Predicted 3D model of a 270-nucleotide part of an RNA (large-subunit ribosomal RNA, domain VI) from a Dehalococcoidia bacterium. The coordinates come from a structure-prediction model, not an experiment, and the mean pLDDT is 89. Rfam family: Bacterial large subunit ribosomal RNA. Gene Ontology terms of the family: ribosome and structural constituent of ribosome.
Context: one part of a larger RNA
RNA sequence: CGUUGGAGUAUUGAGGGGAGCCGUCCCUAGUACGAGAGGACCGGGACGGACCGACCGCUUGUGUACCGGUUGUUCCGCCAGGGGCAGCGCCGGGUAGCGACGUCGGGAAGGGAUAACCGCUGAAAGCAUCUAAGUGGGAAGCCCACCCCAAGAUGAGUACUCCCAGGGCCUUCGGGCCCUCAGAAGGGCCGUGCGAGACGAGCACGUUGAUAGGCGGCAGGUGGAAGCGUGGCAACACGUGCAGCCGAGCCGUACUAAUCGCCCGAGUGG
Numbered sequence: 001c002g003u004u005g006g007a008g009u010a011u012u013g014a015g016g017g018g019a020g021c022c023g024u025c026c027c028u029a030g031u032a033c034g035a036g037a038g039g040a041c042c043g044g045g046a047c048g049g050a051c052c053g054a055c056c057g058c059u060u061g062u063g064u065a066c067c068g069g070u071u072g073u074u075c076c077g078c079c080a081g082g083g084g085c086a087g088c089g090c091c092g093g094g095u096a097g098c099g100a101c102g103u104c105g106g107g108a109a110g111g112g113a114u115a116a117c118c119g120c121u122g123a124a125a126g127c128a129u130c131u132a133a134g135u136g137g138g139a140a141g142c143c144c145a146c147c148c149c150a151a152g153a154u155g156a157g158u159a160c161u162c163c164c165a166g167g168g169c170c171u172u173c174g175g176g177c178c179c180u181c182a183g184a185a186g187g188g189c190c191g192u193g194c195g196a197g198a199c200g201a202g203c204a205c206g207u208u209g210a211u212a213g214g215c216g217g218c219a220g221g222u223g224g225a226a227g228c229g230u231g232g233c234a235a236c237a238c239g240u241g242c243a244g245c246c247g248a249g250c251c252g253u254a255c256u257a258a259u260c261g262c263c264c265g266a267g268u269g270g
Base pairs, nucleotide, nucleotide: 001152005163006162007161008160009159010158011157015149016148017147018146021049022048023047024046025045026044027043033038051106052105053104054103055102059100060099061098062097066093067092068091069090070089071086072085073084074083075082076081110144111143112142117137118136119135120134164269165180166179167178168177169176170175181267186264187263188262189261190206191205192204193203194202211257212256213255214253215252216251217250218249220246221245222244227240228239229238230237231236
C1' cells in the first nucleotide's frame, strides 16, 4: 500500500515445510524344509543404536554480580578486621538462567491409488493368452493420515463483537462542495519491564497498579561471621550460634519509578 467504512478477537486451510532410518534377541519352532549339516516364511513380543523435538524434577557442565579457604603486595595510623591489584591472583563449592553427558517423546498404526510383478474372466485367433472390453492383489516409494507455517490464497476467505451527524448547495444520481458540531471504536507515542528480542516486532503492566527496583518472609547456596568469653607458650581450638553473608527463584508489600498528557483514526461507507 492492497484486501472497497473503520476496528478488536477467534478461526477455515488453498498452498508450503518437517518427519520418514536401522539393528539385536525371544516366542511361534529346533517346527516347515533337509540324508545331515543347517534352518525359515507368516505372525507376536522385548531391548537397543543413530537422528530429530521438547524440557530442567533427577545426574552433570557453566555460572568473572553468591559463599568460603589461601599466597604476595599495597592502602585503611597500629592490633584485629577489611578494600585494591596479581588471568575471577590461585583454590573448594554453587542459586537462577542456558546447556547435555540428564529426562521425556517421535518414526508407527491405518485408508486410497499404483510400480515391477502375481492373478480372474476373456476374445481378436473354435485352442492358448493377466488385456484388447472388464476385473482382483501388490512397495521403505505416491496421495491422505502425524507435527509446523499459512488469506499478499490480489481467488486477499469465514464467524462473533465494537464504533461513527445535523444542515445547506450542485448533480451525469455514481457522487462532489460548504457550514457547524464533533474527534468514536481502536491504535500509536511515552514510561516500567519480560524464559520476547540484532533493530523493528511479540508479550505483561502503567495508580481502578504488583511491571521493574527496594523492602519482608520463604526456598536455595556457602558452611559456622565479627565481637566477646574459655582453654593453650603459641599456631589454634571450643562456646555464644546449623552462625554470618547471600545474584537472577517463589510469595507478599505501593516505599521508588510507570506523572500529566499528546498524536493517528470517523462521521453509515465505489
NCBI's taxonomy places the organism under Bacteria, Bacillati, Chloroflexota, Dehalococcoidia.